RNAcentral holds the sequence, with entries from ENA. Predicted 3D model of a 72-nucleotide RNA (transfer RNA) from a Solirubrobacteraceae bacterium. Its mean pLDDT, the model's own confidence on a scale to 100, is 81. It matches the Rfam family "tRNA". Rfam classes the family as a transfer RNA.
RNA sequence: GGGGAUGAAGCUCAACCGGGAGAGCGCCUCGCUUGCACCGAGGAGGACCGGGUUCGACUCCCGGCAUCUCCA
Numbered sequence: 001g002g003g004g005a006u007g008a009a010g011c012u013c014a015a016c017c018g019g020g021a022g023a024g025c026g027c028c029u030c031g032c033u034u035g036c037a038c039c040g041a042g043g044a045g046g047a048c049c050g051g052g053u054u055c056g057a058c059u060c061c062c063g064g065c066a067u068c069u070c071c072a
Stems, first nucleotide, its partner, number of pairs: 001071007010025004019055001027043005048064005
C1' cells in the first nucleotide's frame, strides 16, 4: 500500500435480511430483612461518524475512522 470481516445500552450478544430497538449481567429506586446478601416490583441508559436512496434506514449505496485478519 491492497483484499476481507466487524462496529448496536457500562460489558457480552440477539432480533430485524426496509416498517414499534431487545435479552442476560451491571447501575438506580422501592419492597422484603435487625442489617447485608438473595428474591420480587419498577426505572434510567444505545445503532462508530458524515452524506445519499426511500413515504420510511441499525438494515441498502458512497466516503471516512477504529479493531481483527490475509497478501505484498